[in-house]
Molecule: small-subunit ribosomal RNA
Organism: metagenome
RNA sequence: AGGGUUUGAUCCUGGCUCAGCAUGAACGUUGGCGGCGUGGAUUAGGCAUGCAAGUCGAGCGGAAAGGCCCCUUCGGGGGCACUCGAGCGGCGCAAGGGAGAGUAACGCGUGGGUACCUACCUCCGGGUUCGGGAUAGCGGCGGGAAACUGCCGGUAAUACCGUAUAACGUCCCCGGACUAAAGGUGUGAUUCCGCCUGGAGAUGGGCCCGCGUCCUAUUAGCUUGUUGGUGAGGUAAUGGCUCACCAAGGCGACGAUGGGUACCGGGUGUGAGAGCAUGGCCCGGCUCACUGGGACUGAGACACUGCCCAGACACCUACGGGUGGCUGCAGUCGAGAAUCUUCGGCAAUGGGCGCAAGCCUGACCGAGCGACGCCGCGUGCGGGAUGAAGGCCUUCGGGUUGUAAACCGCUGUCAGAGGGAAGGAAAUGCAGGUGGGUUCACCUGCCUGUUUGACCGAUCCUCAGAGGAAGUACGGGCUAAGUUCGUGCCAGCAGCCGCGGUAACACGAACCGUACGAACGUUAUUCGGAAUCACUGGGCUUAAAGAGUGCGUAGGCGGCUUGUCAAGUUGGGUGUGAAAGCCCUCGGCUCAACCGAGGAAUUGCGCUCAAUACUGGCAAGCUCGAGGGAGAUAGAGGUGAGCGGAACUGAUGGUGGAGCGGUGAAAUGCGUUGAUAUCAUCAGGAACACCGGAGGCGAAAGCGGCUCACUGGAUCUCUUCUGACGCUGAGGCACGAAAGCUAGGGGAGCGAACGGGAUUAGAUACCCCGGUAGUCCUAGCUGUAAACGAUGAGCACUAGGUCGGAGAUCCUUCCACAGGUUUCCGGCCGUAGCGAAAGUGUUAAGUGCUCCGCCUGGGGAGUAUGGUCGCAAGGCUGAAACUCAAAGGAAUUGACGGGGGCUCACACAAGCGGUGGAGGAUGUGGCUUAAUUCGAGCCAACGCGAAGAACCUUACCUGGGUUUGACAUCCCGGGAAUCUCUAUGAAAGUAGAGAGUGCCCUUCGGGGAGCCCGGAGACAGGUGCUGCAUGGCUGUCGUCAGCUCGUGUCGUGAGAUGUUGGGUUAAGUCCCGCAACGAGCGCAACCCCUAUCUUUAGUUACCAUCAUUAAGUUGGGGACUCUAAAGAUACUGCCCCGGUCAACGGGGAGGAAGGUGGGGAUGACGUCAAGUCCUCAUGGCCUUUAUGCCCAGGGCUACACACGUGCUACAAUGGGCAGUACAAAGGGUUGCAACACCGCGAGGUGAAGCCAAUCCCGCAAAGCUGCUCUUAGUUCGGAUUGGAGUCUGCAACUCGACUCCAUGAAGCUGGAAUCGCUAGUAAUUGUGGAUCAGCACGCCACGGUGAAUACGUUCCCGGGCCUUGUACACACCGCCCGUCACACCAUGAGAGUUGGUUGUACCAGAAGUUGUCGGGCUAACCCUUCGGGGGUGCAGGCACCUAAGGUAUGGCUGAUGAUUGGGGUGAAGUCGAAACAAGGUA
Repeated sequence: AGGGUUUGAUCCUGGCUCAGCAUGAACGUUGGCGGCGUGGAUUAGGCAUGCAAGUCGAGCGGAAAGGCCCCUUCGGGGGCACUCGAGCGGCGCAAGGGAGAGUAACGCGUGGGUACCUACCUCCGGGUUCGGGAUAGCGGCGGGAAACUGCCGGUAAUACCGUAUAACGUCCCCGGACUAAAGGUGUGAUUCCGCCUGGAGAUGGGCCCGCGUCCUAUUAGCUUGUUGGUGAGGUAAUGGCUCACCAAGGCGACGAUGGGUACCGGGUGUGAGAGCAUGGCCCGGCUCACUGGGACUGAGACACUGCCCAGACACCUACGGGUGGCUGCAGUCGAGAAUCUUCGGCAAUGGGCGCAAGCCUGACCGAGCGACGCCGCGUGCGGGAUGAAGGCCUUCGGGUUGUAAACCGCUGUCAGAGGGAAGGAAAUGCAGGUGGGUUCACCUGCCUGUUUGACCGAUCCUCAGAGGAAGUACGGGCUAAGUUCGUGCCAGCAGCCGCGGUAACACGAACCGUACGAACGUUAUUCGGAAUCACUGGGCUUAAAGAGUGCGUAGGCGGCUUGUCAAGUUGGGUGUGAAAGCCCUCGGCUCAACCGAGGAAUUGCGCUCAAUACUGGCAAGCUCGAGGGAGAUAGAGGUGAGCGGAACUGAUGGUGGAGCGGUGAAAUGCGUUGAUAUCAUCAGGAACACCGGAGGCGAAAGCGGCUCACUGGAUCUCUUCUGACGCUGAGGCACGAAAGCUAGGGGAGCGAACGGGAUUAGAUACCCCGGUAGUCCUAGCUGUAAACGAUGAGCACUAGGUCGGAGAUCCUUCCACAGGUUUCCGGCCGUAGCGAAAGUGUUAAGUGCUCCGCCUGGGGAGUAUGGUCGCAAGGCUGAAACUCAAAGGAAUUGACGGGGGCUCACACAAGCGGUGGAGGAUGUGGCUUAAUUCGAGCCAACGCGAAGAACCUUACCUGGGUUUGACAUCCCGGGAAUCUCUAUGAAAGUAGAGAGUGCCCUUCGGGGAGCCCGGAGACAGGUGCUGCAUGGCUGUCGUCAGCUCGUGUCGUGAGAUGUUGGGUUAAGUCCCGCAACGAGCGCAACCCCUAUCUUUAGUUACCAUCAUUAAGUUGGGGACUCUAAAGAUACUGCCCCGGUCAACGGGGAGGAAGGUGGGGAUGACGUCAAGUCCUCAUGGCCUUUAUGCCCAGGGCUACACACGUGCUACAAUGGGCAGUACAAAGGGUUGCAACACCGCGAGGUGAAGCCAAUCCCGCAAAGCUGCUCUUAGUUCGGAUUGGAGUCUGCAACUCGACUCCAUGAAGCUGGAAUCGCUAGUAAUUGUGGAUCAGCACGCCACGGUGAAUACGUUCCCGGGCCUUGUACACACCGCCCGUCACACCAUGAGAGUUGGUUGUACCAGAAGUUGUCGGGCUAACCCUUCGGGGGUGCAGGCACCUAAGGUAUGGCUGAUGAUUGGGGUGAAGUCGAAACAAGGUA
């Protein structure tokens, strides 16, 4: 510090996600030791048991128990006060400890204030007199199950009361009045411990105030003790704290009131910081103590382990009644993912009481449990290569695990066993000694001795022995680290992207590796990354985002000058900002964690001094902002009234006479009752052609004939006036297209709905004929639009050029035009800059300032709900659950378009001939079968692989056999090889008999090579699978003209440029131009055949001249043809015209050939996961007495049917017969075969020649000549069938070809549709060859005869280039929308049902305070006649207030609900085809 993820790729926007740190954690796997921390986060749910607050006998009366002493009838009794139960009394129990329910508050934090209190403690002053009456305990008698309690009697105090004294206290009318106490110890106290009173302090607290302190406006108004005053009461104290009276206030958009949530802070986590999140342990504060209410006591409480009442719950009970409160420490149940021992000790620190000893102390100190966290240590160290074995991989060579182990040497941390031991302990007390405090029992200091450890134990010594101690996660990218096997969209993984459908680095396992390590992962959560709420530090033309527009309130901001104040601001000083923590330094535990000390920091708040530039307040001025005045000007600015013509429709009348209208084409419709057309007249409503413009006006919406009236704003000029009067604008108010609504008019045209006609598969549409609301007017409502410049308003600044509108002014002598300057308005182009780019660019989207509005991933959704507005329609405000990893912007390259332009091709057109109909041939599908082997499937499968299935081939089927094999290599044993025969069998084979002994070397023992037989195991074999694992080869686009690169340049980039443009070409062919310049693969050329000529050479070819023959037969010739080798020729070279002086095109000459002469070979980058594992090769998988191998027979040849490709025909341009002419290119020794004979023939027999320019196949056919047939299913056509044969072959039944005789089917030119061909081509005609024993209508090749047509590029198919749109990129066979059906999920409505919470009114009202009454009762004090009275107090009654409770009625909120609404998701469901291209109606 960033990374992954939207795309084919790019830049941007934007979300999701990861790497980091952290935790009171939990879960999974694993687990050696120690130190320091930490541990009920959920049910503030319920609790058994024990302990957690007592102490004082030096306050009191005393003696239950124990101790000591005495007595004793042995039951007990007495004494002492060593000690002490219970009781009275004092102090404490308000601290300490726990928890976070409530609380949004002066609760907390911070800084101030004062009208107050403060036990114990400290200091100072003063005092402590004399009396009195009770009451527990106790004794006696009772009640009760218990808890507990009643009556009688008597008793003490530091308990209670009176009195004295009385100020430096309190009150006061300033005269005065009022107010206290307790003693104890001890022989002995003004002196010790206490007590009372006053003052001061310290500490702690009460109350008040400024500021700060979560979310929600889908909570906007709240409040009656409410706000203030006067008086009174109350309190420690201010105060509506309470009451009476008076006034009517108080709070709130700077968010009152209500709702939700939440203890607050120091701090903690994270972060660069600002922030954000959090408040567990520790510290401070607050609040609570089963729930609610209440007071008492007290210095202090409305009191955790006190009291009273109500309620719920639980326990005891003799059923009458009682008891209890772990949110103290342990512990238990429950709920939960989850949180410990019913431990030890007061030794230390601290607290309570006490004179003290001491007692109490679950505070605390320690130990235990938990890897819960942090920190430290160890699980050994050194050597050791035949790199052991084993594992894994392997290209089989090896590599790796790996110096790792074994083995050798060494050490002794930790743990284990035994033993010692510093320290945590210093005080107090006691004893002794010695000082100080004036005497003293007291206080205080020093020294010596002595007393105290629950728990821990550093460290040291000894012993033994490498012995007891390593795992977890991960290994596709992010992200460090990969191989093999298994699995086969299964099982599974996954944080995101995504893996898995037979070769998975992603699943599972193994090996290996990487990371961390007594831990490692996962989950949850915070912060970070996220500048993804942006104060630091974001945006709003098109990505989410400028309100439709204006006026204007509050608010925010605001020109120039001077003075003053000092609020903001700045500086200094000072107080505070607790401690702990963080940070720095130093120190203590061996280090660290941890701990101690000091410092810094604590960015804040208060007080104070000073400064005065800026902001602000006040005062005074100024004129440039703003406004006013005067003079001119332009304009569809607004409102109302009036007027006008064209067109349209209707009506009336005339003319006229059959159609009109409408469409792609039609029909509905109108028309002989006279339409359309045309003329005249009349009526009506709406809109205003031309001018008219990128022109003008207006805030926007919007405004267009002419005239008048009223009226708003703007501009220019003059610079006369006011003197900052300004800008923006939350709420608010006003205006606001179209459609719509209400009421009343109006209604020509147009025209939702609706009707009809078409179109269509359908057509609730597009097209046509009609047509109602509406459109128009008046009055009101609605308040929305792609209300758009998708761009808020204002001010200032920052290059220009050009056009238009409204003005002013200058110059040219004047006018006019032109020109210059200047102000305002409206456009275009463009610099810098900005921007993701497109673009924008003085009319900013540049640079700044001010104010407002708005945005924060897509969908759900502008939906639901609530509120509000509206007559309604609906508007404004406006979520969530759930779901996805994208959604999006701009630009790029392609592809595509029922987009455009240019262009090519037998693409169409123009022609010729076919196919599709018939018969049969052949291939395919289908069907059949034991098998009908397999592959090929639009073009680019289908006379294709197959250039030839009777056996073989052959891969298929049935049956018979065989298992190291038919074939290859290695090993062992035997035998030469080989040949003949027999039996059996369909054959393969099986079983046997016989013959036969070779070659090379030799040390003569033997060894070797080849072949055969037998045996064992490695292995062979597979036309088994995967062409979607592959190589190679091939098809296709396409012989189309394209496909790229280097350097440079442009662009953030993908990319572009070049390769586009203007011409031209068959061509990216060439020329010109150009930020491009060059180059490569393709094109062309080079190669072959062919056309002309020349030269060379003439055998087997040829023969003009000479000779010769039946014959180029022979001699001869080298001219010709031909053969086969080398050359030549053609290049737009020449001429004319056109063209840019070009490329090139048109025409011409010459030439055998003319503009690539004709044909072939040659196939760029790539596309189709195209075809082929059955040519071959090959990875992986499968098979191994079988999916291999051998054999016989069958099948591939089947046959209701369908399709493709060819053949033969349907006839007279023909058939038959007879005669007759002219090729080319091939083949031939297991061959071609002349010739002769035989056969009607296929063929047979014999046989010359030829390994071929020599011989043979071999007569070419159509053609030409002649005769016949005469339109007929025929003298056309030949299928089919019968008979007889020939040939090949081991063998023609399934299943060959051919011949002869006989038979003589369909078919009379072929529907929709479709194919080939542009010249030696189509058509037609024969010939040859490969394969092959035989089998050809197929295929390949050859020549003969030999046309027609092409105006042209509108259309169909395909291709190329440029351009345009795109939501496509698997690329239009693309993408994609909605209903319906099914499954699941969350959610709204819903008759209601049922909880929670809160308000209001009323009823009733416990305990209790206060007030009042107090007739009953009443020790202290007073009076008394001693009877009593007074006073006081108590019980009790009444009154106010009031908790739980009840009744009624509202608000808010949760759960649930038959049914219902839409939404989301889901695999290949249904119907259509809405959007993306002009998406086929933009």